The RNA shown here (transfer RNA) has 72 nucleotides and comes from a Patescibacteria group bacterium. Lineage of the source: Bacteria > Bacteria candidate phyla.

This record gives sequence, C1' cells and structure tokens, in this order.
RNA sequence: GCCGGCAUGGCUCAGUGGCAGAGCAUUUUCUUGGUAAGAAAAGGGUCGUGAGUCCGAUUCUCACUGCCGGCU
Repeated sequence: GCCGGCAUGGCUCAGUGGCAGAGCAUUUUCUUGGUAAGAAAAGGGUCGUGAGUCCGAUUCUCACUGCCGGCU
C1' cells in the first nucleotide's frame, strides 16, 4: 500500500428497515441465626463519528476513526 471482518448498557452478545433487548455484573427488598444459593424490583444506551437514501435507519449506501486478520 491492497483486501476482508468487527464497533449496541460496566462485561459478553442478540436485534438485518417500524417504541433498543438478553445473560452476567451493580443497587434495593424478601428469604436465613449469619453467609452463599434462591426470589422480586430498580438504575444504567444519544447503537464509534459525519453525511446520504427512505414517510421512517442500530439495520441499507459512502467517507472517516479505532481494533483484529490476510496479502504484498
């Protein structure tokens, strides 16, 4: 230099046009003599950035940024 993949809550990930979700973690409560385990509830996201298409974009297109891999 060229090609490909990935970017969503604290972590790991789902969601492939129509109100952003799960598990774990965190906080609170219940349960226990106490802890763990278990049960219930709550908080936490401008979906990497900027444009475009569309009535409508996390999703499609383009550019950029970062990370990973391959080729040279």
Its mean pLDDT, the model's own confidence on a scale to 100, is 82. It matches the Rfam family "tRNA". The family's RNA type in Rfam is transfer RNA.